[in-house]
Context: one part of a larger RNA
RNA sequence: AGCACAGGGCGGAUGCCUUGGCACUAAGAGCCGAUGAAAGACGCGACAAGCUGCGAAAAGCUGCGGGGAGGGGCAAAUGCCCGACGAUCCGCAGGUGUCUGAAUGGGGAAACCCACAUGAGAGGCCCUCAUGUAUCCAUGCGCCAACACAUAACGCAUGGAGGGGAACCCGGCGAACUGAAACAUCUAAGUAGCCGGAGGAAGAGAAAGAAACGUCGAUUCCGCAAGUAGCGGCGAGCGAACGCGGAGGAGCCCAAACCGGGAUGCGAGCAUCCCGGGGUUAGGACCGCAUGACUGAUCCGACGAGCCUAGCGGAAUGGCUUUGGGAAAGCCAGCCGGAGAGGGUGAAAGCCCCGUAGGCGAAAGGCGAGUCGGCAGGGCGGGAUCCAGAGUACAUCGAGACACGUGGAACCUUGAUGGAAGAGGCGGGGACCACCCCGCAAGGCUAAACACUCCUUAGUGACCGAUAGCGCAGAGUACUGUGAAGGAAAGGUGAAAAGAACCCCGGGAGGGGAGUGAAAGAGAACCUGAAACCCUGUGUUUACAAGCUGUGGGACCGCCAUACGGGCGGGACCGCGUACUUUUUGUAGAACGGUCCGGCGAGUUGCGCCGGCUGGCAAGGUUAAGCGCCUCGGGCGCGGAGCCGAAGGGAAACCGAGUCUUAACAGGGCGACGAGUCAGCCGGCGCAGACCCGAAACCGGGUGAUCUAUCCAUGUCCAGGCUGAAGCUGCCGUAAGAGGCAGUGGAGGGCCGAACGCACAUCCGUUGAAAAGGGUGGCGACGAGGCGUGGAUAGGGGAGAAAUUCCAAUCGAACCCGGAGAUAGCUGGUUCUCCUCGAAAUAGCUUUAGGGCUAGCCUCGCGUAAGCCUGCCGGAGGUAGAGCACUGAAUUUCCUAGGGGGCGUCAAAGCUUACCGAAGAAUAUCAAACUCCGAAUGCCGGCCAGACGAUUCAUGGGAGUCAGACCGUACGAGAUAAGUUGGACGGUCGAAAGGGAAAGAGCCCGGACCGCCGGCUAAGGCCCCCAAGUGCGUGUUAAGUGGGAAAGGAUGUGGGAUUUCGAAGACAGCCAGGAUGUUGGCUCAGAAGCAGCCACGCAUUCAAAGAGUGCGUAACAGCUCACUGGUCGAGAGGUCCCGCGCCGAAAAUGUCCGGGGCUGAAACACGCCGCCGAAGCCGCGGGAUGCGUCAAGCAUCGGUAGAGGAGCAUUGCCGCCGCGAGGAAGCGCCACCGGGAGGAGGCGUGGAGGGGCGGGAAGAGAGAAUGCCGGAAUGAGUAGCGAGAGGAAGGUGGGAAUCCUUCCGGCCGAAUAUCCAAGGUUUCCAGGGUGAAGCUGAUCUGCCCUGGGGAAGUCGGGGCCUAAGGCGAGGCCGAGAGGCGUAGCCGAUGGACAACAGGUUGACAUUCCUGUACUGCGUCAUGACAGAACUGCGGGGACGCAUGCGGAGAAGGAUGGGCCGGGAGACGGAAGACCCGGCGCAAGCGGGGGAGGGGCCAGGCAGGAAAAUCCGCCAGGCAGACCCGGGCCCGCGACGCGAAGCGAAGAGAGAGUAGCGAAGCAUCCGGAGCGCGUGCCGAGAAAAGCCGCUAUGGCUCGUGACGCACCCGUACCGUAAACCGACACAGGUGGAUGGGGAGAGAAUCCCAAGGCCGAC
Repeated sequence: AGCACAGGGCGGAUGCCUUGGCACUAAGAGCCGAUGAAAGACGCGACAAGCUGCGAAAAGCUGCGGGGAGGGGCAAAUGCCCGACGAUCCGCAGGUGUCUGAAUGGGGAAACCCACAUGAGAGGCCCUCAUGUAUCCAUGCGCCAACACAUAACGCAUGGAGGGGAACCCGGCGAACUGAAACAUCUAAGUAGCCGGAGGAAGAGAAAGAAACGUCGAUUCCGCAAGUAGCGGCGAGCGAACGCGGAGGAGCCCAAACCGGGAUGCGAGCAUCCCGGGGUUAGGACCGCAUGACUGAUCCGACGAGCCUAGCGGAAUGGCUUUGGGAAAGCCAGCCGGAGAGGGUGAAAGCCCCGUAGGCGAAAGGCGAGUCGGCAGGGCGGGAUCCAGAGUACAUCGAGACACGUGGAACCUUGAUGGAAGAGGCGGGGACCACCCCGCAAGGCUAAACACUCCUUAGUGACCGAUAGCGCAGAGUACUGUGAAGGAAAGGUGAAAAGAACCCCGGGAGGGGAGUGAAAGAGAACCUGAAACCCUGUGUUUACAAGCUGUGGGACCGCCAUACGGGCGGGACCGCGUACUUUUUGUAGAACGGUCCGGCGAGUUGCGCCGGCUGGCAAGGUUAAGCGCCUCGGGCGCGGAGCCGAAGGGAAACCGAGUCUUAACAGGGCGACGAGUCAGCCGGCGCAGACCCGAAACCGGGUGAUCUAUCCAUGUCCAGGCUGAAGCUGCCGUAAGAGGCAGUGGAGGGCCGAACGCACAUCCGUUGAAAAGGGUGGCGACGAGGCGUGGAUAGGGGAGAAAUUCCAAUCGAACCCGGAGAUAGCUGGUUCUCCUCGAAAUAGCUUUAGGGCUAGCCUCGCGUAAGCCUGCCGGAGGUAGAGCACUGAAUUUCCUAGGGGGCGUCAAAGCUUACCGAAGAAUAUCAAACUCCGAAUGCCGGCCAGACGAUUCAUGGGAGUCAGACCGUACGAGAUAAGUUGGACGGUCGAAAGGGAAAGAGCCCGGACCGCCGGCUAAGGCCCCCAAGUGCGUGUUAAGUGGGAAAGGAUGUGGGAUUUCGAAGACAGCCAGGAUGUUGGCUCAGAAGCAGCCACGCAUUCAAAGAGUGCGUAACAGCUCACUGGUCGAGAGGUCCCGCGCCGAAAAUGUCCGGGGCUGAAACACGCCGCCGAAGCCGCGGGAUGCGUCAAGCAUCGGUAGAGGAGCAUUGCCGCCGCGAGGAAGCGCCACCGGGAGGAGGCGUGGAGGGGCGGGAAGAGAGAAUGCCGGAAUGAGUAGCGAGAGGAAGGUGGGAAUCCUUCCGGCCGAAUAUCCAAGGUUUCCAGGGUGAAGCUGAUCUGCCCUGGGGAAGUCGGGGCCUAAGGCGAGGCCGAGAGGCGUAGCCGAUGGACAACAGGUUGACAUUCCUGUACUGCGUCAUGACAGAACUGCGGGGACGCAUGCGGAGAAGGAUGGGCCGGGAGACGGAAGACCCGGCGCAAGCGGGGGAGGGGCCAGGCAGGAAAAUCCGCCAGGCAGACCCGGGCCCGCGACGCGAAGCGAAGAGAGAGUAGCGAAGCAUCCGGAGCGCGUGCCGAGAAAAGCCGCUAUGGCUCGUGACGCACCCGUACCGUAAACCGACACAGGUGGAUGGGGAGAGAAUCCCAAGGCCGAC
């Protein structure tokens, strides 16, 4: 370490439970709101965070009623209270009811800020309280412009409206995905959405109707009619009506004619308008006669049964020493029942409790049938005249809507244009016309039946039971997002807290005892407590061994439970053996998916149709809506509308057991000779999301410019250095110029370079410190510059110095929600068992090719004497082969038409030709698309025989299959390539395991129902691995050929054939010769056998010897060969064929026949005998299926897609019967039973439910979906611990690298210091704590707990102003929503505006305190004059950039030998030129001074919307006058404060605290701010405060004293650990201050004050 067993931990499945849900039923209710809603904010408690309740009268107040003993909610404890003088509690009715919200006095960033009027309080400033004060509309009234009357406008009064609400309803606007297998008409769909409006319902509604020759009689809704008639790219699809059966039931009022009255047009007439009567369609007016019976859904009033809103009463049981903690269980004996529904009680209760059946009950409020009253309506006849809805009907054009898409398109609505009639008229009846019939438009109202359920009450469930059921067993919470919006998880102690006193260990957490309890193994992390995962113990195995972890065998060890059995656990060693799913021709596949475990997770439901089965009835079957009854059950009955069937044929008219075709009485087609229908269940299809999950997208309505882009408004920032434009001045120069030089000057999208901005290079980082940064450099840095605050532009859009760039970490079209379960011919996934059969990867068609439809092949039912094979016989045929007559191809020769060349002096005749060559001849060839020929096989048919034994066919239900792969054979394509591609025939795989081929879907053998420690074989094997022959015979091979390969090569070797030479002596070796003319001739420097050429080869001597085979020389020479002789003594040489070998032969992990190894074989060839060998065959036993006179038996049983059949389990329900505290379910273990899914039994755990049988119903079975949720592993004690310096001592503490203190050391110091703004929102301070947070630790903390802290007339904001912009009375525009905008209002980033210094706390201070000021208002006093308000007039406020200058000069700094305080005297000198430290102060008031600024005075005037003395304009006079006046200086403030230093009490600490307290000078540097000038072009806010002026009207100012002076902010962080970045994150974040040395400088380096050492 493995396996096994046992015991634990972790975890939270399972079982049981339910407070919560879900779906319904029956009733009720169906609106709330200016009398302030819905929804909220903030408060209210003795203590109070949340929920609930309530509202300053605040978990409540009052009255009435109920009720009757305890109360002060959830919710404990403590404290304090209330209650028989009746509380709490319940019901009804009142009171109070802060602030926000339509929000309504004005404003606004909802819950805040600011007003006015009137009244009240001693109440004329101020304060408090109460009430009122919005807008629009209507009505009435008042008042009243331009403009005479009048009107608009304005004002007042009364009434109404406004906003909210789940669905339902009506109307306006109105998509897209999708479907049509594309798409445009069409569909989706008038859906979604947006908008307006109403109600408890809405809408519709009392015929200008529907029909069809008969009629019906408003509307609405349900069932039929009917998926009919129709509409329709006549596609997809859309889809009526008439009529019938039901629910319900109800009808009315105006306009007009006519009558009367009034008003207006200045008005008798006339016209119009208003009011009253009249009147409303089987009409009316009018005329005549009547005038009450009766009716009334609505409206008002009264009465009102009954009902609702609290309640009351309500029968009947005891016992037991049975068990138990407990009785309701068991046993015994009873009782009630109009009550045996249900819940509770310590378990399982009719009789214990609450209830239940049946009965009773209301002071008050509500509903209320009905009754009465009010009120209204209400008769008959006549028929002359009058009336009866006009820009209407209608027409044309364009649309929409009708089921109806322009169609022949009526009817309805209306945008445009035109435009009637008048009851003798008009509309309709599906173009239109006629006849006929029906009706009376252009005004209005109208219950019920029909829709819906936010809500209340009662109840129900073959609905859920905590991953379920709503998202929520309470949560729209936590959390995410700028926002719209998104959106969780999380239940259980026990009967009762009896929630563990006390003791022990420990800092605690936790634990051990004790105690409680039935149980603590129920201890709060609490019922049960599975699995993953992590441990511990025991048994056994394991350290030379190689692996899908199993399986078959098995030595050995240990053990005894459903048990002594070949039983249980372990197991060395041996054989065999590459998971599962999916997808595929094919996967161990290195193709997909899964870390593991648990839970959840996918063919359902409705309607319609087809088929099957079962059942009912049957020439019939059946009801639908609806209605009734009751025992309220999936009950019974009524209901016959309708549907299907009983008759068909035909295009139809039509006819009918027939009919159609046709001239036909011919023939033929389809029919007739009876079975359906309704329901349940099963299978399939259609319409619906339709098996589940999954897009990229499209459309609608909203939310976003806190990021970023551009723009608008208002503010702000840019160290320092350099250069030196124009202009100007001077000089030179010129006739004058021009020009030059010098100076001055200070221009510039100028130069260098910090802050700041940017992002060019490189390195690092890359699960980062950081979802874009860091290091080092770089670029811009007075400009087209950077930044802040506020605002504008929005997705079919905006913005864009332009990149498809940005619009909140998203951009070729943002984000959120919705249409929506879009669609997905695509991918993935799809859950228990067994049995039978069992495919396809082909054809045709297809915008079709990875999809479909039909056929083929499979299955199931029913029917069917049909099929297939072999032999025989008969056929058709044109392949293989062959052939060349045909059609073509191709080769040689001959012949030759024709053509070309030559000759013919040219032409011509002609001649010639080694050129081309048709046709023809001869010889030899080739062909899928050639055939004068022509098989084998296959195919069709026939009869008989044999084999097989339903294999055939028909019909009906259900499929799947349309990617195939390899092998053999014959072919095409390709290259006579491919593990290539195409079809054909066959086989195998696919969907097939077994044996062989080492391994290996497709090859060879062979088809697995199960068992056997039996037998025989197939392929293939038999030396060992490894079962069986080291078998036999004869050869071959020498290469390890065997055990990879070609052209080609070779004297390998065996066999065969043939030929030449050879005893007249071959072949090979050895010995000898190999000569002469001659160095042949030529050539040549030379050429002599041997560079080359010529002669073709001469001749001689010979046994033989070339004018020479090779080597060789400069050339000779030399050595050889041919040839000859000798020696030797028997074979030698060549060619061809066959068998087996050799070379040819270089690759990447390991040699490679599977390995060892093999040579008269263990190779190869031929032959022979035997054996092994499979899931084949046989034997024995068993099972299932089919057939079977169900009996003897026979046959069959591999299997993917798929068809069919039979079962198991789970969860509710019904009936019957059992079980359970003596222990249910669940969970754990076990060797039992069953063919399987599964089922028992026992023991333990557990502690209250559960089962059997028979039915019936499903949220009904999990291993996979990169599934969902949770838990646990692995990686791994691994990576990492996020910029930088710490050390020591002491302290505290249970514990210290990290906390505190001190010392030493270090770092920042244009910041790592200090002050503001934004943002955050208690983080601030004190005491206590240490679980979690803190990247370690922690005694510490920005953590937790408990307390505390923030103080303003003057600071910031409001009570003042206005900018961009926003809102916006009236107004304009727009289907609506809404858009724009005047007056005006809001709106700071700007304008205006009154306090300074010091001190003080643990935490605040311009806020408190001390001291000294200032502003506004009131009162009083005093003084003064003509003064003087507002929304009017005017001034002013009031403005750019750059640059220069000016004077005085702040803060600050440096220095000092001066002043003050302190110090040392050590060792020689020195008491001074020693050392150290220090050497201040505001506002305000008064005075001085004058940088600088302004010109001043009287006169005239028609401008400044009235007026003006003001402003403006005109002309005149005077003047360095006059007026204003900053910083600054002096004095007061200050006899104050502060200050170095000194310095108590106290054990220590609270202390360098309280207290005391010196000097307070000089010089220099410095230059904020202020003022002024110059230049330039881009020409540089508004309003108020303030000042002046007058008009109207009727009251003012100065000074002093006293008094008054509102609301909000104020803690703390704030370059950061508190803000924005998910973090205590190397990033980002606006303004102000800016010491010293060096330096131009804010660069850089080092320091001060101050801060820090940054958390391993």

The part of an RNA shown here (large-subunit ribosomal RNA, half A) has 1656 nucleotides and comes from a mouse gut metagenome.
Rfam family: Bacterial large subunit ribosomal RNA.
Its mean pLDDT, the model's own confidence on a scale to 100, is 83.
RNAcentral holds the full RNA, with entries from SILVA.